[in-house]
Molecule: transfer RNA
Organism: Dermatophagoides pteronyssinus
RNA sequence: GCCUUCGUAGCGCAACUGGCAGCGCGUGAGACUUCUAAUCUCAAGGUUGCGGGUUCGAGUCCCGCCGGAGGUU
Numbered sequence: 001g002c003c004u005u006c007g008u009a010g011c012g013c014a015a016c017u018g019g020c021a022g023c024g025c026g027u028g029a030g031a032c033u034u035c036u037a038a039u040c041u042c043a044a045g046g047u048u049g050c051g052g053g054u055u056c057g058a059g060u061c062c063c064g065c066c067g068g069a070g071g072u073u
Stems, first nucleotide, its partner, number of pairs: 001072007010025004019056001027043005049065005
């Protein structure tokens, strides 16, 4: 250089054939408890790596770029 694959919440990951962005952990508040832990309930938290294109509609499809991993000369 070329090929493949990945990039989504603080962390680990989902999101099917393009149609409301979600789960677990963690965090905050509350309940329970003499207190703590555990358990239960609720909540907050996202420019879906960046830029553009297609489309009524893009995390998803197309193009370019950036970064990680693997392969190859």